Record summary: Small-subunit ribosomal RNA, 5' domain from Porphyridium sordidum, 475 nucleotides, folded computationally. The coordinates come from a structure-prediction model, not an experiment, and the mean pLDDT is 85.

Context: one part of a larger RNA
RNA sequence: GGAUGAACGCUGGCGGUAUGCUUAACACAUGCAAGUCGUACGAAAACUUCGGUUUUAGUGGCGGACGGGUGAGUAACACGUGAGAAUCUGCCUUUAGGAGGGGGAUAACAACUAGAAAUGGUUGCUAAUACCCCAUAUGCCGCAAGGUGAAAUAGUUUUCUGCCUAUAGAAGAGCUCGCGUCUGAUUAGCUUGUUGGUGAGGUAAUGGCUCACCAAGGCGACGAUCAGUAGUUGGUCUGAGAGGAUGGCCAGCCACACUGGGACUGAGACACGGCCCAGACUCCUACGGGAGGCAGCAGUGGGGAAUUUUCCGCAAUGGGCGAAAGCCUGACGGAGCAAUACCGCGUGAGGGAUGAAGGCCCGUGGGUUGUAAACCUCUUUUCUCAAGAAAGAAGUUUUGACGGUACUUGAGGAAUAAGCAUCGGCUAACUCCGUGCCAGCAGCCGCGGUAAUACGGGGGAUGCAAGCGUUAUCC
Repeated sequence: GGAUGAACGCUGGCGGUAUGCUUAACACAUGCAAGUCGUACGAAAACUUCGGUUUUAGUGGCGGACGGGUGAGUAACACGUGAGAAUCUGCCUUUAGGAGGGGGAUAACAACUAGAAAUGGUUGCUAAUACCCCAUAUGCCGCAAGGUGAAAUAGUUUUCUGCCUAUAGAAGAGCUCGCGUCUGAUUAGCUUGUUGGUGAGGUAAUGGCUCACCAAGGCGACGAUCAGUAGUUGGUCUGAGAGGAUGGCCAGCCACACUGGGACUGAGACACGGCCCAGACUCCUACGGGAGGCAGCAGUGGGGAAUUUUCCGCAAUGGGCGAAAGCCUGACGGAGCAAUACCGCGUGAGGGAUGAAGGCCCGUGGGUUGUAAACCUCUUUUCUCAAGAAAGAAGUUUUGACGGUACUUGAGGAAUAAGCAUCGGCUAACUCCGUGCCAGCAGCCGCGGUAAUACGGGGGAUGCAAGCGUUAUCC
């Protein structure tokens, strides 16, 4: 000098665009953040012009594995890059074919009943695109013989959607390997499923992934093991570059969801707003037993030098469900707060010397503040008031949170708007008074003990400017 998710002090007019718990992955009151489908199903209730319509608890389907948050753990195939083979894939696209026959339940509901509640229990009734059986088969297994494996209808009736099997694709996911990836040797030896083989089990799939048996291997000064620290990359800052530092916002990947463990369902999870167990904590209780998880958006306490509203809207973009209308969406779009940062604008312009008054200095002549002011002539960016008023809407009609906002026009009046630091040298900028090694200053050198350009104040000057200075950190 540059930089920052900054903080602190003094000061503070406006706009645009960004950014905003870096600390306690500390604890959380309250509200919202994931639902949707009646064109799958029975039922109930309400309305009814008796045609039907509406609403919904339950069964069922799809989605709650996305989106959003955080960086605790992790030195690892976690990430980056390049390669690979032994895999899976709901929805979407493509192609080929199919959907024949039959059956038994169950929730809801009703009755009875346990419990303070959470939540149940028994009996009875009922439906399906829920479940099961038989048949069929281009598929799969097998050398072959042979074995094995499917389906669902509903609405409108113009047709479209949906179901099953197989094929290919797209996109996604799992796995393996080469190379790269912090510090410490005051950590030198480490390892027994350990290293390899055979066989078996397991998985979507390879594999000590697991098990039985066999062999005794495997790693290591090219740093194993251990310890410490750390999410990682694109990037960002700096630098002429090489390099050094860093990983906030945004984007990709990974990991986590009170702590630890576990599986279930499912195409996909070992699942943030699912389940089970254990633990700590909080709450309710009739003491028998129950409920909870903000590292989602706001917000509270706490910690801290320090970080915002318990706001508006689904109008746009995107997502889930639905045939659609639509519903949901703290994703997102916006507004609010903060000079936190960057960029832009303004605080007036021209004229104006008796060089006014006042201040300060003085050699008392004057100098300086200073064209600065006053005064004259203008202008209205801003400001206030009033009127009009969007684009953003795709899609013929309708649909705008922002917002009566941006913007435009008119009126008014210089009106509403300047500070901060410094002035011994480095380093641009000097004098007076006070103080007297005191009070104090200070980045380094150093100032201050009676004329201090270095302390404090006044005047003046210099530098930046809605900021200025200090502190912290990096180059």